[in-house]
Context: one part of a larger RNA
RNA sequence: CUGGGCGUACAGAGUCCGUAGAUUGUACUAUAAGUUAUAUGUUAAAAUUUAAAGCUCAACUUUAAAAAAAUAUAUAAUACUGUUUUACUUGAGUUUAGUGCAGAAGAGUAGAAUUUCAUGUUAAGGAGUAAAUUCCAAAAAUACAUGAAGGAACAUCAUUAGCGAAAGCGACUCUUUAGCACAAACUGACAUUGAGGGACGAAAGUGUAGGGAGCGAACAGGAUUAGAUACCCUGGUAGUCUACACCGUAAAUUCUGAGUGCUGUAAUUUAAAAGAAUUUUAGAUUUUUUAAGCUAACGCCAUAAGCAUUCCGCCUGAGGAGUAUGAUUGCAAAAUUGGAACUC
Numbered sequence: 001c002u003g004g005g006c007g008u009a010c011a012g013a014g015u016c017c018g019u020a021g022a023u024u025g026u027a028c029u030a031u032a033a034g035u036u037a038u039a040u041g042u043u044a045a046a047a048u049u050u051a052a053a054g055c056u057c058a059a060c061u062u063u064a065a066a067a068a069a070a071u072a073u074a075u076a077a078u079a080c081u082g083u084u085u086u087a088c089u090u091g092a093g094u095u096u097a098g099u100g101c102a103g104a105a106g107a108g109u110a111g112a113a114u115u116u117c118a119u120g121u122u123a124a125g126g127a128g129u130a131a132a133u134u135c136c137a138a139a140a141a142u143a144c145a146u147g148a149a150g151g152a153a154c155a156u157c158a159u160u161a162g163c164g165a166a167a168g169c170g171a172c173u174c175u176u177u178a179g180c181a182c183a184a185a186c187u188g189a190c191a192u193u194g195a196g197g198g199a200c201g202a203a204a205g206u207g208u209a210g211g212g213a214g215c216g217a218a219c220a221g222g223a224u225u226a227g228a229u230a231c232c233c234u235g236g237u238a239g240u241c242u243a244c245a246c247c248g249u250a251a252a253u254u255c256u257g258a259g260u261g262c263u264g265u266a267a268u269u270u271a272a273a274a275g276a277a278u279u280u281u282a283g284a285u286u287u288u289u290u291a292a293g294c295u296a297a298c299g300c301c302a303u304a305a306g307c308a309u310u311c312c313g314c315c316u317g318a319g320g321a322g323u324a325u326g327a328u329u330g331c332a333a334a335a336u337u338g339g340a341a342c343u344c
Stems, first nucleotide, its partner, number of pairs: 004315003007298002012312001014200004021193003025088003030083002033081002035077009048066007091190001092187005098182004103177007115149007125136002162169002205246006214240002219235004257311006264290001267287001270284001273281002293300002317344003326337004
């Protein structure tokens, strides 16, 4: 390589878009490139295989015959593939109509709470802990009342619900905008996947400019302890927030790639259509229990890990090692690609 695999043992890329490529609905026409059949030529000899013969046998030697395969030409065949003609509507898409949806971006607004500040009332404690201390407080704290400022997050509703490709998305209103589900009409294979490539991508981190209430790495102090560079307490800087650029990683998990078709019986959820109806029908979606089947087992079971099929990615004993080296990317931190010796 082949073969075998990828939920948990090695292995599905974080996600999507998409180029080349690969694969590709139904019916018909033509062609005969692939394909199939036949004939002929060629593919040196030796070797190989088969059948004989010769050395006493064998190895060996000699004689005769042969296969498969390739290639060229000619003549046929037309099921499939390719190309081609004309159609079709089931795949796919477009338009129209309304309903539903925390999808995205921008702008504005509200209320509760924390904190701070100001004023007033009162006057000795408050805070915190297992217990304490540091800490705040007669320069009036804490508490209560009124007012103001500022930042961040949006209780209840709330859910196994909903939306989004994933990351993710929850106060309210408006503007712009994407998608999905349901019905009818239209286009007529326009499709699937996708090496390279592109876009998005939690948190942390980086750069510049703002912002800074609460929380809070680092740091300081106090406890605890044999010690305590911790757990606990009091403070507290980056950060967390905004704008614009980077970074490109996560147990980025359903540890399960994307698409299509098929395969039993029940129960449940959401929204929509039809109906007078306890309800019924055909689609979309979510969750649970199971049959057959599959699986090493656990388990999975129409949202398959079942039965098939198309395309891509990835794996090949453990450590060494996601290391060294080189290359590419990045301001950096680092990321991507990625060995070997050696040991067992």